[in-house]
RNA sequence: GGGCAAGUAGUUCAGCUCGGUAGAAUGUUCCGUUCGCAACGGAGAGGCCCCGGGUUCAAAUCCCGGCUUGUCCA
Numbered sequence: 001g002g003g004c005a006a007g008u009a010g011u012u013c014a015g016c017u018c019g020g021u022a023g024a025a026u027g028u029u030c031c032g033u034u035c036g037c038a039a040c041g042g043a044g045a046g047g048c049c050c051c052g053g054g055u056u057c058a059a060a061u062c063c064c065g066g067c068u069u070g071u072c073c074a
Base pairs, nucleotide, nucleotide: 001073002072003071004070005069006068007067010026011025012024013023020057028044029043030042031041032040050066051065052064053063054062
């Protein structure tokens, strides 16, 4: 320098193919249960989806450019 993959909640990841209210697990906070802890049950908070632009009534999703990480080639 070139090819490919990935970037979404504190963490690990779905959702993108087929545009239409952003989800799960885990962590965290509170409540219940217990003499207490763990486990278990219930409830809550937490992300304008890597950045910029375009298309569209509407973009995490489609298109273009860029950044970062991984991997392969040179």
Molecule: transfer RNA
Organism: Candidatus Woesearchaeota archaeon